[in-house]
Molecule: c-di-AMP riboswitch aptamer (ydaO/yuaA leader)
Organism: Nonomuraea glycinis
RNA sequence: UGCCUAAUCCGGGCGAAUCGCCUGGAGCCGGGGACCCACCGCAUUUGGGGUGAAUCCACUUCGGUGGUAGGGAAAGCUCUCUUACCCGAACCCGUCAGCUAACCCGGCCGGCAGAGGGAGAGGA
Numbered sequence: 001u002g003c004c005u006a007a008u009c010c011g012g013g014c015g016a017a018u019c020g021c022c023u024g025g026a027g028c029c030g031g032g033g034a035c036c037c038a039c040c041g042c043a044u045u046u047g048g049g050g051u052g053a054a055u056c057c058a059c060u061u062c063g064g065u066g067g068u069a070g071g072g073a074a075a076g077c078u079c080u081c082u083u084a085c086c087c088g089a090a091c092c093c094g095u096c097a098g099c100u101a102a103c104c105c106g107g108c109c110g111g112c113a114g115a116g117g118g119a120g121a122g123g124a
Stems, first nucleotide, its partner, number of pairs: 001113004008026008027108006037098001047096001048093004056067004070087003077122007
């Protein structure tokens, strides 16, 4: 400097050290939550639900292995598609959640790179 992601921008304060902590505003993201609508025989522990691309299947010596829905695939004009390739995790709520105005709550982490090939559209 750029990329993935909601995870950015503008301040204030403190410490003391080039960062850390606290905090205000804007913006962005997510959840909860009526009527109407949707669903609706009863029941629902093998509980159920949420964030996220991150689910599912087979095998297994239960350690994993292989595949897969899906996601990324990046500056040298811009955008889109595609491919090699990479990922295909983790966490939260706590027995409860369809949608949802008002209203309420939470988050703004983390990681990676100096960037391969092909096609299309537009611009200069």